Notes: Predicted 3D model of a 297-nucleotide part of an RNA (large-subunit ribosomal RNA, domain VI) from a Theionarchaea archaeon. The source organism's lineage runs through Archaea, Methanobacteriati, Methanobacteriota and Theionarchaea. Its Rfam family is "Archaeal large subunit ribosomal RNA". The coordinates come from a structure-prediction model, not an experiment, and the mean pLDDT is 83.
Context: one part of a larger RNA
RNA sequence: UGUCGGGUGUCUGAGGGAAAGGUAGCCCCAGUACGAAAGGAACAGGCCGCCGUGGCCUCUUGUGGAUCGGUUGUCUGACAAGGCACUGCCGAGUAGCUACGCCAUAGUGGAUAAAGGCUGAAAGCAUCUAAGCCUGAAGCCACUCCUAAAAAGAGACACCCAUUCUCCUGUCAUAUGGUGGGGCCGGUGACGGCAACGCCGACAGGGGACGAAGGCCCCCAUAAAAGAUGGGGUUGAUAGGCUGGGGGUGUAAGCUGCGAGCUUCGGCGAGCAGUUCAGCCCACCAGUACUAAUAGC
Numbered sequence: 001u002g003u004c005g006g007g008u009g010u011c012u013g014a015g016g017g018a019a020a021g022g023u024a025g026c027c028c029c030a031g032u033a034c035g036a037a038a039g040g041a042a043c044a045g046g047c048c049g050c051c052g053u054g055g056c057c058u059c060u061u062g063u064g065g066a067u068c069g070g071u072u073g074u075c076u077g078a079c080a081a082g083g084c085a086c087u088g089c090c091g092a093g094u095a096g097c098u099a100c101g102c103c104a105u106a107g108u109g110g111a112u113a114a115a116g117g118c119u120g121a122a123a124g125c126a127u128c129u130a131a132g133c134c135u136g137a138a139g140c141c142a143c144u145c146c147u148a149a150a151a152a153g154a155g156a157c158a159c160c161c162a163u164u165c166u167c168c169u170g171u172c173a174u175a176u177g178g179u180g181g182g183g184c185c186g187g188u189g190a191c192g193g194c195a196a197c198g199c200c201g202a203c204a205g206g207g208g209a210c211g212a213a214g215g216c217c218c219c220c221a222u223a224a225a226a227g228a229u230g231g232g233g234u235u236g237a238u239a240g241g242c243u244g245g246g247g248g249u250g251u252a253a254g255c256u257g258c259g260a261g262c263u264u265c266g267g268c269g270a271g272c273a274g275u276u277c278a279g280c281c282c283a284c285c286a287g288u289a290c291u292a293a294u295a296g297c
Stems, first nucleotide, its partner, number of pairs: 005161007015147004021051003025047003034039001052105005060099001062097002067092005072085005107143004115135004164209009177200004183194004215297002217233005238292003241288005246282004254275005261268002
């Protein structure tokens, strides 16, 4: 772009793709069938593995330049707190991502191949074949998964908007018409009728207004190279902050007490204990509009 107005959502499935499954051992069948014996099955059922495939992170691991702690050298005057040195080195390590970890991974039906048969002529017999018919495989097809309306036979369903107004151009038409009618006439009434007056063409092409929906914009992540996808935008828990929970590290600083020893006798002092399951931190889970999703196109 097309699919004969535009759009949103949900589908159908012609067609296309897939390997999602494969297999060892053991038990039982059974020392059975069979066989003189020697020997020695199968169908069905069960158990336990391996390979492959798909998914997941509860457990066990790995990683974990988030984080916490220890420590060396040096620098910031000292303490504290830090910078740099491969992440300085070392010990741990949540989330996430992972395998070495965990979970799942049937068979049934149909048409057939080789093959085995039935009936049966050509050819009075015979013959699975010539007509016809029955079986028969890890293979083929379907049931499963993915994709798929560009499947031109271009699909289905539901809903929304538009099909309205206005301007221009062109063609055609134009009345004994249509519509409204507060006044009048008739009638008990439902209603019927009359008049003044007001308004009104059709089609085609083009422009504008309106408008469904989508997009832009902004905050994001179950998404991510860019696009895309998904969530949210105050009628709000979308992200951040804060608080709580749950976790990581391992007991902060300051203060108090003790302290091997050293001492110029004034003090100094590694370290230990208590305060303290502390301090610091979190990618997770909740709560809370404090901040930002305003305003808009």